This is a predicted structure of an 87-nucleotide RNA (c-di-GMP-I-GGC riboswitch aptamer) from Firmicutes bacterium UBA3570. Of the family's consensus pairs, 95% are formed in the model. The sequence was found by an Rfam model in a public genome assembly. The organism belongs to Bacillota, within Bacteria.
RNA sequence: CACGAGAAAGGCAAACCCGCCGAAAGGCGGGGGCGCAAAGCCACGGGUCUAAAGCCCAGAUGGGCUAUGACAGCCGGGCUGCCGAAU
Numbered sequence: 001c002a003c004g005a006g007a008a009a010g011g012c013a014a015a016c017c018c019g020c021c022g023a024a025a026g027g028c029g030g031g032g033g034c035g036c037a038a039a040g041c042c043a044c045g046g047g048u049c050u051a052a053a054g055c056c057c058a059g060a061u062g063g064g065c066u067a068u069g070a071c072a073g074c075c076g077g078g079c080u081g082c083c084g085a086a087u
Base pairs, nucleotide, nucleotide: 002087003084004083011036012035016031017030018029019028020027021026034073040079041078042077044076045075046074047071048070049069054065055064056063057062
């Protein structure tokens, strides 16, 4: 350095519930604990979700397109990092 143990010390926290923020996706806090060796950080590439504003259709409710919004616990990539059995 790779690697990741029925190791130790610790860490994070899915679904779901409550409160707050948001148009929504979603976020934050509390409870909770499915899981996680980067489930720490960065939207750089791909992907996914949403569609307020905008545009188009309809002209009544509405329908469609679009990220500038969101997801790092979808996959790559980048940066940083605790511990130490075996190999």